[in-house]
Molecule: transfer RNA
Organism: Spirochaetota bacterium
RNA sequence: GGGCGAUUAGCUCAGCUGGUUGGAGCGCCUGCUCGACACGCAGGAGGUCACUGGUUCGACUCCAGUAUCGCCCA
Repeated sequence: GGGCGAUUAGCUCAGCUGGUUGGAGCGCCUGCUCGACACGCAGGAGGUCACUGGUUCGACUCCAGUAUCGCCCA
C1' cells in the first nucleotide's frame, strides 16, 4: 500500500425483511432480607448505536468517506 471483518450501556455481547418505544448477562446505586457479610428478592441509574455526509416518508440497520482495532496479501 491492497483486501476482508468489527465498532451498540462501565465490561462481554444480542438486535430478524429499514417501521413508531434500543436490549441481555455481569458490574454500579437504593431498599428488603441477615447479628454482619455474601447469596437471594424488589426497584433504579447508565446509550452522540465510533464520526461525517448521503438515500428514504422513516436509518443502530442501506450507501460513501474518515477514525480505531483485528486478520490476510504484498